This is a predicted structure of a 116-nucleotide RNA (SAM riboswitch aptamer (S box leader)) from Oceanobacillus damuensis.
The model forms 97% of the base pairs in the Rfam consensus.
The prediction has a mean pLDDT of 82.
It was read from a public genome assembly, where an Rfam model found it.

RNA sequence: CUCUUAUCCAGAGAAGCUGAGGGACUGGCCCUAUGAAGCUCGGCAACCCUCUAUGUAUCCAAUGCAUAGAAAGGUGCUAAUUCCAGCAAAACAUUUUUUGUUUUGAGAGAUAAGAG
Numbered sequence: 001c002u003c004u005u006a007u008c009c010a011g012a013g014a015a016g017c018u019g020a021g022g023g024a025c026u027g028g029c030c031c032u033a034u035g036a037a038g039c040u041c042g043g044c045a046a047c048c049c050u051c052u053a054u055g056u057a058u059c060c061a062a063u064g065c066a067u068a069g070a071a072a073g074g075u076g077c078u079a080a081u082u083c084c085a086g087c088a089a090a091a092c093a094u095u096u097u098u099u100g101u102u103u104u105g106a107g108a109g110a111u112a113a114g115a116g
Base pairs, nucleotide, nucleotide: 001116002115003114004113005112006111007110008109013041015040016039017038021031022030023029025086026085027084028083042078043077044076047074048073050070051069052068053067054066055065056064057063082108087105088104089103090102091101092100093099
C1' cells in the first nucleotide's frame, strides 16, 4: 500500500512542556493566546491478547462457540454524531422547468483484527 470482516448518536483533565495552527479531502460551519498542533502524564473504551463466571457441543477433560465481567499487555481514542453535506433512491412539502426536509442505501474516511 491492497483485500476481507467488524464498529463509528456512548465515554474520557479547567494537568505539565511548548508555542500557531487545527477539524482527512472539497464546500460549509466551527475550534484556537481564556493557548492550535506536537510531546509527557492522567483518563476513556474493551478491537486483539490474557484471566474469571455461566451456558452450550462431545461421556468427562482439553478445546470451540455464546453471554456477562476484569483490565496486566498490544493498539486506539480523549471539541462539536465520522461537526454537517458531498453520490443514488424513496416519501413528504413547495413548485408547472425547481427548491427544501426526512429516511434508506452507497461512496469517502477513521480504528481494530486477519490475509497478501